[in-house]
RNA sequence: UCGGGGGUGGUGUAAUCGGUAGCACGCCAGGUUUUGGUCCUGGAAGCCGGGGUUCAAGUCCCUGCCCCCGAG
Numbered sequence: 001u002c003g004g005g006g007g008u009g010g011u012g013u014a015a016u017c018g019g020u021a022g023c024a025c026g027c028c029a030g031g032u033u034u035u036g037g038u039c040c041u042g043g044a045a046g047c048c049g050g051g052g053u054u055c056a057a058g059u060c061c062c063u064g065c066c067c068c069c070g071a072g
Stems, first nucleotide, its partner, number of pairs: 001071007010025004019055001027043005048064005
């Protein structure tokens, strides 16, 4: 430099044809327990940046940055 894949809460990982961003662990609060842990209930927290298309974008288009794999 070229080709391919990827970037989503604190971490890991989904989201079908564009239509309420979900799950697990963790965290916080309450319950249970002599305490801790386990268990139960509730809660906070997220789409890499910019622009475009659309009534509506994590998803489509353009562009930039970063990571992984391959080629030279």
Transfer RNA from a Solirubrobacterales bacterium, 72 nucleotides, folded computationally. The RNAcentral record of the sequence draws on ENA. Taxonomically the source falls in Solirubrobacterales (Bacteria, Bacillati, Actinomycetota, Thermoleophilia).